[in-house]
RNA sequence: GUCUCUGUAGCUCAGCAGGAUAGAGCGUUCGCCUCCUAAGCGAAAGGCCGUGUGUUCGAAUCACAUCAGGGACA
Numbered sequence: 001g002u003c004u005c006u007g008u009a010g011c012u013c014a015g016c017a018g019g020a021u022a023g024a025g026c027g028u029u030c031g032c033c034u035c036c037u038a039a040g041c042g043a044a045a046g047g048c049c050g051u052g053u054g055u056u057c058g059a060a061u062c063a064c065a066u067c068a069g070g071g072a073c074a
Stems, first nucleotide, its partner, number of pairs: 001073007010026004019057001028044005050066005
């Protein structure tokens, strides 16, 4: 330098042939239970999907640019 993959909640990820309130597990907080703790059960908070622009009635999902990380080739 060229090509390619990944970037979604604190962490690990799903959702990615567009459809309209964005999800799961773990963690965190609160409550129940218990003599207490742990375990178990219930609830809540937490993200506008790396960033920007565009296409569209509508974009996490498509296009372009750009940033970060991984890989292949040179």